[in-house]
Overview
Transfer RNA from a Candidatus Shapirobacteria bacterium, 73 nucleotides, folded computationally. The organism belongs to Candidatus Shapironibacteriota, within Bacteria. Model confidence (mean pLDDT): 80 of 100. It was read from a public genome assembly.

RNA sequence: GGAUGCGUAGCUCAGCGGUUAGAGCACCGAUCUUAUAAGUCGGGGGUCGCAGGUUCGAAUCCUGCCGCAUCCA
Numbered sequence: 001g002g003a004u005g006c007g008u009a010g011c012u013c014a015g016c017g018g019u020u021a022g023a024g025c026a027c028c029g030a031u032c033u034u035a036u037a038a039g040u041c042g043g044g045g046g047u048c049g050c051a052g053g054u055u056c057g058a059a060u061c062c063u064g065c066c067g068c069a070u071c072c073a
Stems, first nucleotide, its partner, number of pairs: 001072007010025004018056001027043005049065005
């Protein structure tokens, strides 16, 4: 330099172009316990990598850029 894949919550990942962007773990609070852990109930946390484009409507489609991984040279 070229090809492919990936980028969504603190982490691991879901998410037909349309209803509010979700799950598990983690975190916070309550409950339970002599206490801790486990369990149960509740809660907070996201400019969906960045910038444009298409569309009535984009996390999702298109283009460019950035980052990571693998392969080729």